This is a predicted structure of an 87-nucleotide RNA (c-di-GMP-I riboswitch aptamer) from a Bacillota bacterium. It was read from a public genome assembly, where an Rfam model found it. The coordinates come from a structure-prediction model, not an experiment, and the mean pLDDT is 87. NCBI's taxonomy places the organism under Bacteria, Bacillati, Bacillota. It matches the Rfam family "c-di-GMP-I riboswitch aptamer". Rfam's curators write: GEMM was predicted in a large-scale screen for bacterial structured RNA regulatory elements. Of the family's consensus pairs, 95% are formed in the model.
């Protein structure tokens, strides 16, 4: 440096849920809490998914539909970086 991930060693992160908070929502942040994760570290470039405020269509007792500029990195591809061990 490349590839691989296993008894390890030292550790790390933190799902659901609850409380508070921001947000139209999806979801984010903080605290608690652990389902799990060898990158569950960082990044929205590609795919995919979620939401639909604004806008458009539609309706007029009132629904409803479309749409990302919003979001998801613990959906996935990719990029960058990192601990230990093995070959």
């Nucleotide at each position: 440096c490349a590839c691989c991930g296993u008894c390890a060693a030292g550790g790390g992160c933190a799902a659901a849920c609850c409380c508070g908070u921001c947000g139209a929502a999806a979801g984010g942040c903080g605290g608690g809490g652990a389902c799990g994760c060898a990158a569950a570290a960082u990044c929205a470039c590609g795919g995919g998914c979620c939401u639909a405020a604004u806008g458009c269509c539609g309706a007029u007792c009132a629904a409803g539909g479309c749409u990302a500029u919003g979001g998801c990195g613990g959906c996935u591809g990719g990029a960058u970086u990192g601990c230990c061990g093995g070959u």